[in-house]
RNA sequence: UAUCAAGAGCGGCGGAGGGACUGGCCCUGCGAUGCCCGGCAACCCCCGGAAACGGGAAGGUGCCAAAUCCAGCGGAAUCGAGAGUUUCCGGGAGAUA
Numbered sequence: 001u002a003u004c005a006a007g008a009g010c011g012g013c014g015g016a017g018g019g020a021c022u023g024g025c026c027c028u029g030c031g032a033u034g035c036c037c038g039g040c041a042a043c044c045c046c047c048g049g050a051a052a053c054g055g056g057a058a059g060g061u062g063c064c065a066a067a068u069c070c071a072g073c074g075g076a077a078u079c080g081a082g083a084g085u086u087u088c089c090g091g092g093a094g095a096u097a
Base pairs, nucleotide, nucleotide: 001097002096003095004094009037011036012035013034017027018026019025021072022071023070024069038064039063040062043060044059045056046055047054048053068093073090074089075088076087077086079084
């Protein structure tokens, strides 16, 4: 600096935990996390092109429940007597390159 609402197995091993953190809410013995295989994507990469962009996927990463599962700080609108609700915008935190 860019991206984060798309995409990815009815396989093998193995056995209890997992979804970063906190709070929710979820997934999980109809076997999770993990490892292997398989796959997805296309940041680096390769080809064409002045560029925009198009194509590719051998190699380096990444990824393969739910939007980064949701919120965590601020604002706007909304409903509510209030606590607060809902929607949106921005930010923070995080992940990957």